The RNA shown here (transfer RNA) has 74 nucleotides and comes from a Deltaproteobacteria bacterium. Its Rfam family is "tRNA". The coordinates come from a structure-prediction model, not an experiment, and the mean pLDDT is 81. The organism belongs to Myxococcia, within Bacteria.
RNA sequence: GGCGGUGUAGCUCAGUCGGUCAGAGCAUGCGGCUCAUAUCCGCAGAGUCACUGGUUCAAAUCCAGUCACCGCCA
Numbered sequence: 001g002g003c004g005g006u007g008u009a010g011c012u013c014a015g016u017c018g019g020u021c022a023g024a025g026c027a028u029g030c031g032g033c034u035c036a037u038a039u040c041c042g043c044a045g046a047g048u049c050a051c052u053g054g055u056u057c058a059a060a061u062c063c064a065g066u067c068a069c070c071g072c073c074a
Stems, first nucleotide, its partner, number of pairs: 001073007010026004019057001028044005050066005
């Protein structure tokens, strides 16, 4: 340099025939249970869906470019 892939909550990920407001587990905080801790149960907070632009009535989900990381080739 060329090709391909990935980029969604603190972490690991799901969600791509565009149309229910963006979700799960773990972690965190609070409460319950217990003599107490853990486990277990419940509740809550937490996200510019990498960034910019475009298409559309509507985009995390399509198109273009940029950035970061990974792999293959040279």